[in-house]
Molecule: c-di-GMP-I riboswitch aptamer
Organism: Thermincola ferriacetica
RNA sequence: CCGAGAUAAUGGCAAACCCGCCGAAAGGCGGGGGCGCAAAGCCACGGGUCUAAAAUUAGUGUAACUGAUCAUGACCGCCGGGUUGCCGAA
Numbered sequence: 001c002c003g004a005g006a007u008a009a010u011g012g013c014a015a016a017c018c019c020g021c022c023g024a025a026a027g028g029c030g031g032g033g034g035c036g037c038a039a040a041g042c043c044a045c046g047g048g049u050c051u052a053a054a055a056u057u058a059g060u061g062u063a064a065c066u067g068a069u070c071a072u073g074a075c076c077g078c079c080g081g082g083u084u085g086c087c088g089a090a
Stems, first nucleotide, its partner, number of pairs: 005087001012037002017032006035077001041083003045080003048075003055069005
C1' cells in the first nucleotide's frame, strides 16, 4: 500500500410507532423514537414493488357515481448495476 468486514476505534444513518406539515394516494419533509445498517451516502439505469390524480374505458344516451386499465407519481432500508467515500485487526 492492498485488504478480509471485527464483539476494535472515531463518527454517521435511522425501521416500527407518535406529533406537525405537504400530497388524490403511494409517499415525502421536520421533531421525537431506535428496529436495524459498512455504503441504510448519492443516481430510478435493468428487474421488482406500491399508488392511480389526470386520461381512456364499462355500467350508460348525458351528468354524477362506481369499477377496470394505465406512471407521467413513488420506493435506492427489495435485488442487480453505476458512482463517491471513513476506519481497518486476526